[in-house]
RNA sequence: AGAGUUGGCCGAACAGCCGCCGCCCCUUUGUAAGGGGGGGAGGAAAGUCCGGGCUCCAUAGGGCAGGGUGCCAGGUAAUACCUGGGAGGCGUGAGCCUACGGAAAGUGCCGCAGAAAAUAUACCGCCUGAUUCUACGGAAUUCGGCAAGGGUGAAAUGGUGCGGUAAGAGCGCACCGCGCGACUGGCAACAGGCGUGGCAGGGAAAACCCCACCCGGAGCAAGAUCAAAUAGAGGCGCGUACGCGCGGCCCGCGCGGCGCCUGGGUAGAUUGCUUGAGCGUUCAGGUGACUGAAUGCCUAGAUGAAUGGCUGUUCUCGACAGAACCCGGCUUACAGGCCAACUCGCAUU
Numbered sequence: 001a002g003a004g005u006u007g008g009c010c011g012a013a014c015a016g017c018c019g020c021c022g023c024c025c026c027u028u029u030g031u032a033a034g035g036g037g038g039g040g041a042g043g044a045a046a047g048u049c050c051g052g053g054c055u056c057c058a059u060a061g062g063g064c065a066g067g068g069u070g071c072c073a074g075g076u077a078a079u080a081c082c083u084g085g086g087a088g089g090c091g092u093g094a095g096c097c098u099a100c101g102g103a104a105a106g107u108g109c110c111g112c113a114g115a116a117a118a119u120a121u122a123c124c125g126c127c128u129g130a131u132u133c134u135a136c137g138g139a140a141u142u143c144g145g146c147a148a149g150g151g152u153g154a155a156a157u158g159g160u161g162c163g164g165u166a167a168g169a170g171c172g173c174a175c176c177g178c179g180c181g182a183c184u185g186g187c188a189a190c191a192g193g194c195g196u197g198g199c200a201g202g203g204a205a206a207a208c209c210c211c212a213c214c215c216g217g218a219g220c221a222a223g224a225u226c227a228a229a230u231a232g233a234g235g236c237g238c239g240u241a242c243g244c245g246c247g248g249c250c251c252g253c254g255c256g257g258c259g260c261c262u263g264g265g266u267a268g269a270u271u272g273c274u275u276g277a278g279c280g281u282u283c284a285g286g287u288g289a290c291u292g293a294a295u296g297c298c299u300a301g302a303u304g305a306a307u308g309g310c311u312g313u314u315c316u317c318g319a320c321a322g323a324a325c326c327c328g329g330c331u332u333a334c335a336g337g338c339c340a341a342c343u344c345g346c347a348u349u
Base pairs, nucleotide, nucleotide: 002344003343004342005341006340007339008338009337010336012314013313014312015311016310017309018308020040021039023037024036025035026034027033028032042320046331047330049329050328051327052326053325054219055218056217057216066215067214068213069212070211071085072084073083074082075081086100087098088097089096090095101210102209106208107207109203110202123150124149125146126145127144129142130141131140132139133138158176159175160174161173162172163171177199178197179196180195181194183192184191185190223271224270225269226268233262234261235260236259237258238257242256243255244254245253246252278297279296280295281294282293283292284291285290315318
């Protein structure tokens, strides 16, 4: 100096003036006005895909249905997230990727090509015997044997080699692969060598399904509090003078009136609302995710919903994008820049 890998960080800067949304203090007075001080979007605030907190509803326990997860161990409030490890795959490498249980419970699927795509099977081909012909090289037909070779396909019934055979074949043997068994190492996933079985039933479970484990529902427009009216409900008392109803009359009862009390609750208002599984620094434990201790800090809270505009100076001329109950993740978008560790090839010393 070039090409990369992994992890982390930043996301134009400064100043002045005028506004907008909360908070604190002071003054005037009265619920507003004035003055002063201080705070005001993000790494993703996004998608709403997971997991929790919180709230209300439901709930003895269990099961079915439905959904999710799926190698092992750990972390965590919890997870589908993270860390470490195993196995498989990719890369020269640093490193990266993986829904990574079961196909011998059952059902279904495997286009085209091909004999055959799973109850197996034979197109070309190889071979013994029999018959016929013969130019003696062999050829044809046929009873059978075979799957080595060719051919098809994404995939063809273990692979390579030697023996064996009429030709062949795990038919036999060696090695590799595979299944089973105990042993050793490891918490485990798993690995290693040993013994044993000639080796069976190809793929796909991100097809249904089976197995193991987990899961109650709805969501801040949750929920809670206060509470208007020429609204409406219940109770008590007064008045029973009057009207209406109880078929005509009396008594009685009910409705209509007035006053007081009560609870529910619409409009509306308040709350939930931001001090939290919070952040920074140091120390300690751990390979790590993470945890513990000490100390310091307070860092938006709106509800038609604020975070903006103008000017000046400078630079590398500025991407994606805007909180709405709160956290932890994941995913997606993103101009450009910075830092650390590591890898590969090249050059020079």
Annotation
The RNA shown here (Bacterial RNase P class A) has 349 nucleotides and comes from Methylomonas sp. MgM2. It is recorded under the gene name rnpB. Rfam family: Bacterial RNase P class A. By type it is a ribozyme. Its family is annotated with dimeric ribonuclease P complex, tRNA processing and ribonuclease P activity in the Gene Ontology.